[in-house]
Molecule: Guanidine-I riboswitch aptamer
Organism: Paenibacillus sp. Soil766
C1' cells in the first nucleotide's frame, strides 16, 4: 500500500423503545349502557424495530465427485473480525442506518 462471495435473502434472539392492544393511575359519589381525553414502558405482556462483528434455514459462491464437456445431481467448505463521538429514520428508540465508516491493533 493492495486484495476478497467479507454476496443476498428468510426466521429466530440479544438488545430496543412505545404509534397502536392491553396493562395501571388521574377516576370520588346513585343507576344502567357506551365512549373519548391526560399521565405512565425505572407497566409483565400482544403488536413493532433488531444485529457486518449473535443463531439457524434457504439462494448463491469456491472445490471435489460424476461426465467426452456442460448442466442437473451428490459431497466439503463459506474463515477472520477491537471500535468511538456525531447524525439520520420511524411512534419513539436501539448491537437498526451513514458503518467491515473515523480511528485502533
Nucleotide at each position: 500500500u493492495a486484495c476478497a462471495a467479507a454476496g443476498u435473502u428468510u426466521u429466530c434472539u440479544a438488545g430496543g423503545g412505545u404509534u397502536c392492544c392491553g396493562c395501571g393511575g388521574g377516576c370520588u359519589g346513585c343507576c344502567u349502557a357506551u365512549u373519548u381525553c391526560c399521565c405512565g414502558g425505572a407497566c409483565u405482556g400482544g403488536a413493532c424495530c433488531a444485529a457486518g462483528a449473535g443463531g439457524a434455514g434457504a439462494c448463491g459462491c469456491a472445490c471435489a465427485g460424476c461426465u467426452a464437456a456442460a448442466g442437473a445431481c451428490u459431497g466439503u467448505g463459506u474463515u477472520c473480525a477491537c471500535g468511538g463521538a456525531g447524525g439520520g429514520a420511524u411512534a419513539a428508540a436501539a448491537g437498526c442506518c451513514c458503518g467491515g465508516g473515523a480511528g485502533a491493533u